A computed fold for a 520-nucleotide part of an RNA from Cherax destructor, annotated as small-subunit ribosomal RNA, 5' domain. The source organism's lineage runs through Eukaryota, Protostomia, Astacidea, Parastacoidea and Cherax. The prediction has a mean pLDDT of 82. The RNAcentral record of the full RNA draws on SILVA. Rfam family: Bacterial small subunit ribosomal RNA.
Context: one part of a larger RNA
This record gives sequence, C1' cells and structure tokens, in this order.
RNA sequence: GGAUUAACGCUGGCGGCAUGCCUAAUACAUGCAAGUCGAACGAGAUCUUCGGAUCUAGUGGCAAACGGGUGAGUAAUAUAUUUCUAACCUACCCUAGAGAGUGGAAUAACUAUUGGAAACGAUAGCUAAUACCGCAUAGGAUAUUCUUAGGCAUCUUUGAAUGUUUAAAGGCGCGUUUGCGUCACUCUAGAAUGGGGAAAUACUGCAUUAGCUAGUUGGUAAGGUAAUGGCUUACCAAGGCAAUGAUGCAUAGCCGAGCCGAGAGGUUGAUCGGCCACAAUGGGACUGAGACACGGCCCAUACUCCUACGGGAGGCAGCAGUAGGGAAUUUUCCACAAUGGACGAAAGUCUGAUGGAGCAAUGCCGCGUGGGGGAUGAAGGUUUUCGGACUGUAAACCCCUGUUGUAAGGGAAGAACACCUAUUAUAGGAAAUGAUAAUAGAUUGACGGUACCUUACCAGAAAGUCACGGCUAACUAUGUGCCAGCAGCCGCGGUAAUACAUAGGUGGCGAGCGUUAUCC
Repeated sequence: GGAUUAACGCUGGCGGCAUGCCUAAUACAUGCAAGUCGAACGAGAUCUUCGGAUCUAGUGGCAAACGGGUGAGUAAUAUAUUUCUAACCUACCCUAGAGAGUGGAAUAACUAUUGGAAACGAUAGCUAAUACCGCAUAGGAUAUUCUUAGGCAUCUUUGAAUGUUUAAAGGCGCGUUUGCGUCACUCUAGAAUGGGGAAAUACUGCAUUAGCUAGUUGGUAAGGUAAUGGCUUACCAAGGCAAUGAUGCAUAGCCGAGCCGAGAGGUUGAUCGGCCACAAUGGGACUGAGACACGGCCCAUACUCCUACGGGAGGCAGCAGUAGGGAAUUUUCCACAAUGGACGAAAGUCUGAUGGAGCAAUGCCGCGUGGGGGAUGAAGGUUUUCGGACUGUAAACCCCUGUUGUAAGGGAAGAACACCUAUUAUAGGAAAUGAUAAUAGAUUGACGGUACCUUACCAGAAAGUCACGGCUAACUAUGUGCCAGCAGCCGCGGUAAUACAUAGGUGGCGAGCGUUAUCC
C1' cells in the first nucleotide's frame, strides 16, 4: 500500500447493487416451512331447481430420499483430476414391440360393547377398491446340452432343445349394436437422467510420535449384496505396512474460486456453484426405484414438558423469533404475480424454495450539500516589531440553477402461459369424443400507485473526521513545568514545548474519517 462476512470512537443527506451469528453442532416459548388426488374406493355430512353440486375422517396411489440448513466429525470409505465397470442399479419421462383373460378371500371406515386422565386402544359384526391372493397366457430370468460371431484373464454374443420360475386394474369421456378415444396398468428391449463400485496422482503440522497389524495379508469354499471384494464365516498358509515417514498425536470439511504479489508463490475457503458429512447424543433396521431417512419408526442416554402417578409428549445445524455466549451480525413482514418443485385429466391446492419489501454507512458504485459575480479587502477572531499580517472572494450584497428535496398530477416493463369462449386446419377414425397446431377475444402483478415522467416552489433541509518534530503533506500563540500527558519507530515534557492541553491557522481524505484485529 492492498484486502476484510469485520468490530470500536466521532460524525451522518440520498439512490442502486450486494452482504449480514466468524462465538455456544448451546437451550429453545409461539407461528408457519410437504402435501396432493373424489376422474381409484366404500361411507358420511351440507345445499338442492331432485338433474346434481360441494366438503371430507378412513382405505388406496404418488410425493415426502427433492428443495432448505449447518460444518460437529473426517487427513481419507472425503475432495479434485484422469481412467475403468466383461463387477452394477435406476421410480417418474421418452422410443419400439406385445398384452390386459378368469376367479377368490379379507380389512379400515361404519355399528355395538368396552379399557384409559391422556396418548392411545381392545372385542364382536358389516362393506369397497387401481388394496391383497390364486389360475391361464406371453416375453423375460435361470440351469444343462448343442451352436454362431467376437473380445479385454475371468468372458461377451446369435440361434435351438429340455427343466424350473414369474404379469396385469381399472377410471373418465363419446357413441351405443360389438366399440372408439384418453389417462392409468403389465412384460420385454432401448435411450435418457441420477446414482453405486474400483484404480492412479495430488492433498496440514509434529520424529521431543519408530515400529504398527490376527480378519491382520493372501488363498479355497460358502454366505451376503444391484454389484466386485475379508464385506462376513469356516479351513489353510504367514503374511501385509513402514525414514519415499507406517503407527500415533494435534489441527482441518474438500474444490471451482477470493485476497495479496511483476512473477514465483503465500494465504483464505463468507456470499454464489459442485461434491461430502451431519440432523439433541449413540445404535438399529423397516418401507421404498432410491434412506439406514432434519420436520418417519424402534431402542438406549441426557435434558425439557404434561399427568388422575398407572403412563405419555418433544427435538429450529428450515423461515422468522427468544434466552445465553460475545467486540459483533436483521422482521415473530408480503405474495405464490414470475421462476422452479410435489400432486392432479384439468381447474387448482401446497410451497419461509423462490420473488419481494423491512432493518444495518457492513461493503462497492453513483449523486448532492449549490453556480457566477462580488474589495470598502467590512465586522468578529487570531497574531503583531502596533506599521500591519492572516482568516479572505470567504461573508454580506447582486444575478442564476433546481440535481436532490417538498407538493400535485400521470404512470410502467416484468405477463409468457394454462384454463375458458369462438373460428379454422392436420393425422386417424364408420361416427362421436379426444389429440396436435394456428388465429381472435376474455382473464391473471406480491413488489406498488413503486420505478419513471410532467408541473410548481425554495439556496432553502444536508460535513465531518484525522493529522500538522522526522519518517509524512501541513505552524503559530497561550497554559503546563520530567507534572499532567503523548507515542507506530526514533523519541517529546525538568519556565521561551512547531512533539502534552486549548485556540487560531494549515494539510489529507470526505458521507465518511480514524483506531484495533487478521492476511499478502
């Protein structure tokens, strides 16, 4: 000198864009943050023009594994880069092919009885489904045998035979005479997307840490997994790692990147993006395509709360907010209008993601606090050698301007859709509904009457802070008298202090200035 998620002191006009618990991964009052579907199902309720409409506790489906937070742990099961997977999985979406036949038994809701303070149950009876279970058929999978082509050790691939095993569901609309359309459903093949696994290299300090290791290292067999593998188990062998730093201890999420630097390099890992890990602490599995699951379950522990003392409930490292800690970090706001997500045929519902507003000079950038003229160099102040000098064109005064401000008026873009109404076209179809596309209309804004524009008015409402001995731009007077004090270093102060304090003046930066802390 530059930089900062900064803090402190003094000061403070406006706007735009960013940023805002670095400490206690401490404890949390309250509200919200994940639902949706009645076009899967029975039932109930309300309204009714008796056509129907609306609502929903329960069964069922999908989602809740995303999005959001934090950095405790982790020095390598992480991350980054480059490869491999002939060792793997992938719901929803897309493409292609094939199919959806025929039966059955339950159960919640509900009703009755009943236990409990509550949380929550128990027994008996009834009922439905796209819930559950058989049989059929298909393709697939798997084992054996034969066969074809190929490769990268194990192997991959084509075709055939035999054995074993394994599917399905309807809803809505239209037309009714079989049906058609659409959304769902089942199987197979492929693609896409997302993930799992393996290898190599890189990746902090300490040797005042030198030896470490028994599932340990390898093999055989089995189990397990989507999948390889001591991943697990039995048996066999005795290996494996290490001064090119094993093991131990300490510290730490990693990276893209940020800062400094001419570079080499050093340092940091806030915001934003990628990956990982975690969800009071420790452990475990269930469901599922996917979790060993922040707002799911079970167990243990600590803590808090309720209790009729028998027993129960809870988890803000989601958004706000509270207490505490701290030098220190915001509103218990508005809206789903946009973007994105979940569900739904759709209308739509939900969304503290997100879009916005609020607070804070926390940072960066921009603007303003007026411009021109004005010497009698006014008054006042300071100083003086008492002549004067400085403040100083500074003020007064004259002429302008109106950024900002105040008032009034106008007033956006961000909106594209979807849905609805009307018309038309295309492909298919017996037709209708439907699908796709186009045109026109109508409709949708939290921010916000905001940005912006116009008009009117007034120089009116808007400057501080630090320094002035040298480094280092900027000096005099008074007070003090090694006192009070200053100080980054050198050093000032003991009666003429340009170094302390005050005043005048001057210099620097300027809505900031200075100090402290950290990095280069």